RNA sequence: UAAUGGGGUAGAGGCGCAGAGAGAAUGAGUAGUUGUUCGUAGCCAGGGGGGGCGAUGAAGAACAAUAAAAGGUCAAUUUGCCGAAGCAUGCUUAAUCCCAAUUAAGCCUGCUGGGCCGUUGCUGAAUAAGUAACGGACUGUCACUACAAAACGUAGUGGAGAGCUAUUCCGACU
Numbered sequence: 001u002a003a004u005g006g007g008g009u010a011g012a013g014g015c016g017c018a019g020a021g022a023g024a025a026u027g028a029g030u031a032g033u034u035g036u037u038c039g040u041a042g043c044c045a046g047g048g049g050g051g052g053c054g055a056u057g058a059a060g061a062a063c064a065a066u067a068a069a070a071g072g073u074c075a076a077u078u079u080g081c082c083g084a085a086g087c088a089u090g091c092u093u094a095a096u097c098c099c100a101a102u103u104a105a106g107c108c109u110g111c112u113g114g115g116c117c118g119u120u121g122c123u124g125a126a127u128a129a130g131u132a133a134c135g136g137a138c139u140g141u142c143a144c145u146a147c148a149a150a151a152c153g154u155a156g157u158g159g160a161g162a163g164c165u166a167u168u169c170c171g172a173c174u
Stems, first nucleotide, its partner, number of pairs: 005170007014082001016081005023074002032066007042053003046099003085112004090107006113139002116136008141159007
């Protein structure tokens, strides 16, 4: 010094990602509670066990009065960041009496560069939002090709974040 291998540090993409407390709307005039009337023997989430309630009228229904909360969302503030983060299968722990199921945390493996839009499915009170698959254009980055003297730029095609840019160290070669 060139190619190539490994490590560290610092950065970039942009409606960028995630968290937090306070507030607001929705949830909802709903659940629940009380009263009146009807109703008439069972009811208490999927199953089991056990227990509780019920002829002093449960469950269910109508009317009236009273009347929430959680999850999710919103704009701003603030914190941590750029596999940020999210999702999927499996496993473990904790909560619930057990199984199932649900929630939270963690681990292995796998997928996704990023946001947006549409269709379908699932979750959800919801047409909000989230999520999976498929599709669409957009955008960042690198590679190749063409134009362009170089750089820059334009266009096309393609790849993936274990990437890209900058810088530095180690190893190897001369």

A computed fold for a 174-nucleotide RNA from Pseudalkalibacillus salsuginis, annotated as Lysine riboswitch aptamer. It matches the Rfam family "Lysine riboswitch aptamer". About the family: Riboswitches are metabolite binding domains within certain messenger RNAs that serve as precision sensors for their corresponding targets. The model forms 98% of the base pairs in the Rfam consensus. The organism belongs to Pseudalkalibacillus, within Bacteria.